[in-house]
Context: one part of a larger RNA
Molecule: small-subunit ribosomal RNA, central domain
Organism: uncultured bacterium
RNA sequence: CUGGGCGUAAAGCGCGUGCAGGUGGUCUCGUAAGUCGGACGUGAAAGCUCCCGGCUCAACUGGGAGAGGUCGUUCGAUACUGCAAGACUGGAGGGCAGUAGAGGGAGGUGGAAUUCCGGGUGUAGCGGUGAAAUGCGUAGAUAUCCGGAGGAACACCAGUGGCGAAGGCGGCCUCCUAGGCUGUCCCUGACGCUAAGACGCGAAAGCUAGGGGAGCGAACGGGAUUAGAAACCCCGGUAGUCCUAGCUGUAAACGAUGCAGACUUGGUGUUGGUGGAUUAAACCCCAUCAGUGCCGUAGCAAACGCGAUAAGUCUGCCGCCUGGGGACUACGAUCGCAAGGUUAAAACUC
Numbered sequence: 001c002u003g004g005g006c007g008u009a010a011a012g013c014g015c016g017u018g019c020a021g022g023u024g025g026u027c028u029c030g031u032a033a034g035u036c037g038g039a040c041g042u043g044a045a046a047g048c049u050c051c052c053g054g055c056u057c058a059a060c061u062g063g064g065a066g067a068g069g070u071c072g073u074u075c076g077a078u079a080c081u082g083c084a085a086g087a088c089u090g091g092a093g094g095g096c097a098g099u100a101g102a103g104g105g106a107g108g109u110g111g112a113a114u115u116c117c118g119g120g121u122g123u124a125g126c127g128g129u130g131a132a133a134u135g136c137g138u139a140g141a142u143a144u145c146c147g148g149a150g151g152a153a154c155a156c157c158a159g160u161g162g163c164g165a166a167g168g169c170g171g172c173c174u175c176c177u178a179g180g181c182u183g184u185c186c187c188u189g190a191c192g193c194u195a196a197g198a199c200g201c202g203a204a205a206g207c208u209a210g211g212g213g214a215g216c217g218a219a220c221g222g223g224a225u226u227a228g229a230a231a232c233c234c235c236g237g238u239a240g241u242c243c244u245a246g247c248u249g250u251a252a253a254c255g256a257u258g259c260a261g262a263c264u265u266g267g268u269g270u271u272g273g274u275g276g277a278u279u280a281a282a283c284c285c286c287a288u289c290a291g292u293g294c295c296g297u298a299g300c301a302a303a304c305g306c307g308a309u310a311a312g313u314c315u316g317c318c319g320c321c322u323g324g325g326g327a328c329u330a331c332g333a334u335c336g337c338a339a340g341g342u343u344a345a346a347a348c349u350c
Stems, first nucleotide, its partner, number of pairs: 003322004007304002012318001014201004021194003025088004030083002033081002035077007042069001048066007091191001092188003095184005103177007110154001115149007125136002162169002206247006215241002220236004258317006266295011299306002323350003332343004
């Protein structure tokens, strides 16, 4: 020395699929590679430890003994790990029977509202603000009624409700399609877990090409406010927001909490199942599985808090951190049309 950590102090990759690698349930038999023991060989000298000696002592040094290796050969042990063979069903997967859902893709369709256009009624204002003004309006606005066009979003239902790996998903209908949950315990028989690299998905903004454009609205113009006003407020308004195809690959991509499994007092809501009991049928009630909330025991924690959805107690695997600034930077590499992304220092300084 054999490290400590990652909700908020530095630290969980935005999310998934998965090759290599790491790791792996129960029983039997074999093997003996790992592992353990014995013997032998070797482990130069110096060095190290002990004993004895030489320089007056010590350092230094001479002699003797011992220790010292992921070492080799051989004989043995077989609990555990590995390997080989056989078996099992609890993990995993499948079948069958049900079931909830804004899960995804495509097509169709509906009503409310805004705006615009045409027409009718009607006349002097409307709009907007803290107050105003810019603006709109006698070329007839605002208001109101009828008709039409077009785009975007779906009030109520709606819920610490649901679904999805995450991003995310919300009118209604149809088609295509993915996953979950419950029951049964019928089949396979460890087929599992994790996952460097790789591959895929990935809000908004942005980019390319073509369409579309109602409302909103960066930029921009104007009016106010103000000492000023590059803003907040008001009147306009382009890109964009929408669609199709492609690119970008980021985020406070958050539960700021990686994935899988096991174990550990309880209470109370809620969503979807199943069984029981009950009933005319139900509700309520009891049990149980899966999800989603709140409170809380032990324990944990610097505290806040977490607390079977753990931040408790453990196992496997991956990712990441190592004082602040410099620096989510430079250089290089790589990806991108670009914007830029990913990877990622040092000098110097406190």